The prediction has a mean pLDDT of 78. The RNA shown here (Bacterial large signal recognition particle RNA) has 266 nucleotides and comes from a Dictyoglomota bacterium. A source record names the gene ffs. Its Rfam family is "Bacterial large signal recognition particle RNA". The family's RNA type in Rfam is non-coding RNA gene. From the family's description: The signal recognition particle (SRP) is a universally conserved ribonucleoprotein involved in the co-translational targeting of proteins to membranes. Its family is annotated with signal recognition particle, plasma membrane targeting and SRP-dependent cotranslational protein targeting to membrane, signal sequence recognition in the Gene Ontology.
[in-house]
RNA sequence: CUAUGCUUAGGUGGGGAGCUAGCGGUGCCCUGUACCUGCAAUCCGCUAUAGCAGGACCGAAAGGCCACCCGAGGUGUAGUUUUGUGGGAGUGAGGAGAGAUAAGAGAGCAAUGAAAGUUAGGAACUGUGCACUAAGAGAACCUCAAACCCCGCCAGGUCCGAAAGGAAGCAACGGUAAGAGGUAUCUCUUAGGUGCCGCAGUAAACCUAACUGGAGCUCAUCUGUCUCUUCUCGCCUGGAAGACUACAUCGACGGUGGAGGCAUAG
Repeated sequence: CUAUGCUUAGGUGGGGAGCUAGCGGUGCCCUGUACCUGCAAUCCGCUAUAGCAGGACCGAAAGGCCACCCGAGGUGUAGUUUUGUGGGAGUGAGGAGAGAUAAGAGAGCAAUGAAAGUUAGGAACUGUGCACUAAGAGAACCUCAAACCCCGCCAGGUCCGAAAGGAAGCAACGGUAAGAGGUAUCUCUUAGGUGCCGCAGUAAACCUAACUGGAGCUCAUCUGUCUCUUCUCGCCUGGAAGACUACAUCGACGGUGGAGGCAUAG
């Protein structure tokens, strides 16, 4: 150095966060394919030699150990930024709407006389008178309307009388009352989006006419200004979920190199 055998070294995945006095495991996540069974998150088992118990397989090697390189991925801190959200301030910016104003523009009126003022009248409003309308009541007129307890006249019949004659009086007829109805009439009461007729009043405002006056007046269409309302963006702040950068930390897979048990034989 090579071959064979053995197993007492070792191995049969690893890592991150979290939990833990600490170390592992089950569970979560990342890599990746590397035995099985039992235990295990109100946990399970250990003690810096740090899973425990049992079994199987590999075996001085392709595994493992040490050093270095690479670097998936995770965690922490800080900064920048995106999305959406809670709260706050508001003398930030822009848009929209409403109201007001009347500086500019526009339109119109005006020396055939603006604004303003005075007088008179009208309209309007209020009250009132009258009329009208509606309803009601009363009166007037008409019609109907009393078996008897209304009137008149009373056939028949009844009563008195010797008779002549008289008396009372039902029905019918006529009239009248209570009552009912009607009416184009009259009066009264109530009411009124009636009339514009009479009278009176009315702060301001409207119209007409006249007078004074001697140059402005009106509209709010556009611009502007002010106030208010509202919408969007922006400012401050809290917290949530992401992205990027920097630093720090742990670090799989992979790569390079190094050391390296026993026995037999050549």